[in-house]
RNA sequence: CGGAGUGUAGUUUACCGGUAGAAUGCGUGGCUGGGGGUCAUGCGGACUGGGUUCAAUUCCCAGCACUCCGA
Numbered sequence: 001c002g003g004a005g006u007g008u009a010g011u012u013u014a015c016c017g018g019u020a021g022a023a024u025g026c027g028u029g030g031c032u033g034g035g036g037g038u039c040a041u042g043c044g045g046a047c048u049g050g051g052u053u054c055a056a057u058u059c060c061c062a063g064c065a066c067u068c069c070g071a
Base pairs, nucleotide, nucleotide: 001070002069003068004067005066006065007064010024011023012022013021018054025043026042027041028040029039030038031037047063048062049061050060051059
């Protein structure tokens, strides 16, 4: 420099046009003499900017980051 792929919660991931779930983590509370463990409940998210659409995490374009391939 050219090509391809992936960006979703602190972490790992599901859903892929109709308003995003789970596990883990963290906070609070119960059980326990305490710890551990377990149960209940809560917190927390679509990389950025535009476009299409009644509606975009999803489709299109550009950018950014990372990974891979080639030179």